[in-house]
A computed fold for a 518-nucleotide part of an RNA from Flavobacterium zepuense, annotated as small-subunit ribosomal RNA, 5' domain. Lineage of the source: Bacteria > Pseudomonadati > Bacteroidota > Flavobacteriales > Flavobacterium. Its Rfam family is "Bacterial small subunit ribosomal RNA".
Context: one part of a larger RNA
RNA sequence: GGAUGAACGCUAGCGGCAGGCCUAACACAUGCAAGUCGAGGGGUAGAGGCUUUCGGGCCUUGAGACCGGCGCACGGGUGCGUAACGCGUAUGCAAUCUACCUUGUACAGGGGGAUAGCCCAGAGAAAUUUGGAUUAAUACCCCAUAGUAUAUAGAGAGGGAUUCCUUUUUAUAUUAAAGUUCCAACGGUACAAGAUGAGCAUGCGUCCCAUUAGCUAGUUGGUAUGGUAACGGCAUACCAAGGCAAUGAUGGGUAGGGGUCCUGAGAGGGAGAUCCCCCACACUGGUACUGAGACACGGACCAGACUCCUACGGGAGGCAGCAGUGAGGAAUAUUGGUCAAUGGGCGCAAGCCUGAACCAGCCAUGCCGCGUGCAGGAUGAAGCAUCUAUGGUGUGUAAACUGCUUUUGUACGGGAAGAAACCCUGCCACGUGUGGCAGAUUGACGGUACCGUAAGAAUAAGGAUCGGCUAACUCCGUGCCAGCAGCCGCGGUAAUACGGAGGAUCCAAGCGUUAUCC
Numbered sequence: 001g002g003a004u005g006a007a008c009g010c011u012a013g014c015g016g017c018a019g020g021c022c023u024a025a026c027a028c029a030u031g032c033a034a035g036u037c038g039a040g041g042g043g044u045a046g047a048g049g050c051u052u053u054c055g056g057g058c059c060u061u062g063a064g065a066c067c068g069g070c071g072c073a074c075g076g077g078u079g080c081g082u083a084a085c086g087c088g089u090a091u092g093c094a095a096u097c098u099a100c101c102u103u104g105u106a107c108a109g110g111g112g113g114a115u116a117g118c119c120c121a122g123a124g125a126a127a128u129u130u131g132g133a134u135u136a137a138u139a140c141c142c143c144a145u146a147g148u149a150u151a152u153a154g155a156g157a158g159g160g161a162u163u164c165c166u167u168u169u170u171a172u173a174u175u176a177a178a179g180u181u182c183c184a185a186c187g188g189u190a191c192a193a194g195a196u197g198a199g200c201a202u203g204c205g206u207c208c209c210a211u212u213a214g215c216u217a218g219u220u221g222g223u224a225u226g227g228u229a230a231c232g233g234c235a236u237a238c239c240a241a242g243g244c245a246a247u248g249a250u251g252g253g254u255a256g257g258g259g260u261c262c263u264g265a266g267a268g269g270g271a272g273a274u275c276c277c278c279c280a281c282a283c284u285g286g287u288a289c290u291g292a293g294a295c296a297c298g299g300a301c302c303a304g305a306c307u308c309c310u311a312c313g314g315g316a317g318g319c320a321g322c323a324g325u326g327a328g329g330a331a332u333a334u335u336g337g338u339c340a341a342u343g344g345g346c347g348c349a350a351g352c353c354u355g356a357a358c359c360a361g362c363c364a365u366g367c368c369g370c371g372u373g374c375a376g377g378a379u380g381a382a383g384c385a386u387c388u389a390u391g392g393u394g395u396g397u398a399a400a401c402u403g404c405u406u407u408u409g410u411a412c413g414g415g416a417a418g419a420a421a422c423c424c425u426g427c428c429a430c431g432u433g434u435g436g437c438a439g440a441u442u443g444a445c446g447g448u449a450c451c452g453u454a455a456g457a458a459u460a461a462g463g464a465u466c467g468g469c470u471a472a473c474u475c476c477g478u479g480c481c482a483g484c485a486g487c488c489g490c491g492g493u494a495a496u497a498c499g500g501a502g503g504a505u506c507c508a509a510g511c512g513u514u515a516u517c518c
Stems, first nucleotide, its partner, number of pairs: 001518004006514005013370006019363002021328001026326003030323003035070003040067002046061006077281003086206008096198002101194007109143004119132005149174011179186002207253003214244003219241008256278004260271004283304005306317004334360001336359003342356001343354004373404004383395005410454005418445001424439007462507005467488003473502005483490002
């Protein structure tokens, strides 16, 4: 000198764009953050209408709850752990999986038994739960049909990198499906291919300590079996005795990694906030279930700590989601608005949900921009300061005064872009269910940005420094005192170094100090 997720002191007019718990992965009151589908199913409370012998009956509509499907593995948060194929980069899988989506081929025949709900009867303070009767489905099961599927056994050809791969073929065996609505549309099953996502393996790179020198029994390898989507000591049994290490094993400490960011002419050095990618975690530890995908933040079970309720028998909970509270700390914001846009989930769609997101609020935390007026004006006014003191010099064109302007602010008026669509209506095209065109609809921000008009210099400057380094000097006070200080150092009676004043210098809505990095 540059830089910062900064803090502190003094000061403060505005706007744009960013950023905002670095500490206790400490504990959390309250609200919200993941639902959706009636075009899968049964169906109720309720509402409206008609009728009635007042018991009721019929029609239309119909939430909540329940079964079922899809989603909840995304999005959002944090950096505890991890020195590791975790990450980065480059490869490989002839050792693998992939819901939704796209393309293609083929298919969807017949039947059955239940169970939520509802009803009845209970238990319990509650959370919750038991028994009986009855009922549906795109829930569950059985049979049929099927091969470019799977399994076993075999034959031929081509190729390769060992197990093999591709292709042709024979035999045996096994496994499918679902409807809604009846115009259409959306779905279902099997197989193949694609796309996307994931899994695994490998080369190289990846902090400090040798005041850590030896480490290792599933350890290293083989055979067999099991397990997995898949290879593998991944697991088990048996066999062998190996494997790693001064090119640093093992142990200890520290730490999420990268793109990037800061500095520097570069080489390097330092950092890993915001944004993006990957990883890990979700009170602590463990376990699996469901599922295409989890060993699952707002799912389950067990154990533990903590908090809460209790009728003492037993139960409930997990903000490292968004706000917010307490605590810690030098220190870090609102218990806001909207789904209008972008994106996501479900749905044929209308639509519903979305603390993702978009906006608004707070904070000079940073960067950038603008303003606090401009021109003239010498009695060089007064005041203040100073000197060689009837006088001069500085403040200083500074002020007064005259003219001008109105950025900004105030008042009034107008007023956006962001909106393209979906749906609906009409028209057109053809391949008849798709596409195109036109119209109509939709804005949280927000009466915001922006524009215009009016009056008026009106609403707006501070901070640090002035001995040298280092730009900027005098007077007074003090008298090794009070104090200053980054280093040298200053102060003991003429202090440009302390305190005040006048003046000056540097930056400027900031200026200094502290901390850290180069």

The coordinates come from a structure-prediction model, not an experiment, and the mean pLDDT is 85.